[in-house]
Molecule: c-di-GMP-I riboswitch aptamer
Organism: Aquibacillus kalidii
RNA sequence: UGUGAAAAAAGGCUAACUUUUCGAAAGGGAAGGGCGCAAAGCUAUGGGUCUAAAGUCUAGUGGACUAUGAUUGCCAGGUUACUCCA
Numbered sequence: 001u002g003u004g005a006a007a008a009a010a011g012g013c014u015a016a017c018u019u020u021u022c023g024a025a026a027g028g029g030a031a032g033g034g035c036g037c038a039a040a041g042c043u044a045u046g047g048g049u050c051u052a053a054a055g056u057c058u059a060g061u062g063g064a065c066u067a068u069g070a071u072u073g074c075c076a077g078g079u080u081a082c083u084c085c086a
Base pairs, nucleotide, nucleotide: 001086002085004084005083012037013036017032018031019030020029021028022027035073041079042078043077045076046075047074048071049070050069055065056064057063058062
């Protein structure tokens, strides 16, 4: 430098779920927990997906549209990185 490998060593993160909290919701934070992960580290840059408070439309008490919200453990891009190998 490559990002090739996860066999070993040192480790790391934490799905579902439970408690609590923030939020209109999707979902996020903290503690416990561990399905799994060689980037399941960071980044909302592109696409996809989720939600619809406010707004707009409609009509009859409902519904539809829409991201400025969210998702990085949906897919990619960018960026950083332990061990081994070349």